Predicted 3D model of a 71-nucleotide RNA (transfer RNA) from a soil metagenome. It matches the Rfam family "tRNA". It is annotated as a transfer RNA. The RNAcentral record of the sequence draws on MGnify. Model confidence (mean pLDDT): 84 of 100.
[in-house]
RNA sequence: GCGCUGGUCGUCAAGCGGCAAGACACCGCCUUCGUAACGCGGAGACGAGGGUUCGAUUCCCUCCCGGCGCC
Numbered sequence: 001g002c003g004c005u006g007g008u009c010g011u012c013a014a015g016c017g018g019c020a021a022g023a024c025a026c027c028g029c030c031u032u033c034g035u036a037a038c039g040c041g042g043a044g045a046c047g048a049g050g051g052u053u054c055g056a057u058u059c060c061c062u063c064c065c066g067g068c069g070c071c
Stems, first nucleotide, its partner, number of pairs: 001070007010024003018054001026042004047063005
C1' cells in the first nucleotide's frame, strides 16, 4: 500500500430500514441484628463527518481506531 473484519450504556453483548433486547456492574426499595444474595423498580449507549430515504444503529462514500491476511 491492497483486501477482509469489527467499533452499540462503565464492561460484555443482540439487533441489520420504523421503537435499541439482555447480562454483569451502578442507584433506590424490599429483606436482614448487620452485610451479601434473592425479589421489585430506575438511570445509562449506536466511533466522526457527509450522502440516499418519508424515515438510517442498519444501505453508500470518506476519515479515525482495533484485529486478520497479502505484497